[in-house]
RNA sequence: CAUCGAUACUGGCAAACUUGCCGAAAGGCAAGGACGCAAAGCCAAAGGGUCUAAGGUCCGUUACGACGGAUAACUGACAGCCUGGCUGCCGAA
Numbered sequence: 001c002a003u004c005g006a007u008a009c010u011g012g013c014a015a016a017c018u019u020g021c022c023g024a025a026a027g028g029c030a031a032g033g034a035c036g037c038a039a040a041g042c043c044a045a046a047g048g049g050u051c052u053a054a055g056g057u058c059c060g061u062u063a064c065g066a067c068g069g070a071u072a073a074c075u076g077a078c079a080g081c082c083u084g085g086c087u088g089c090c091g092a093a
Stems, first nucleotide, its partner, number of pairs: 004091002012037002017032006035080001041086003046083003049078003056071006
């Protein structure tokens, strides 16, 4: 240095759930809270996957105001789904 990784060290993050705010929703942000995490730091325009469907399109209903269903994300979301990229603390075996 690379790989790797502990009942070590110093610190870190924070699932579910609750409250508030934002959003059509998925979800996000803040506070509380810890299931877990050695990248649970960053990248969603690197690839796959999953979720949502306001607007669009199609179909049906209609009291013509609208309502219901289907579809689809390079227009949205998830990096705590997987692979990948970038950066990074500690150092036993």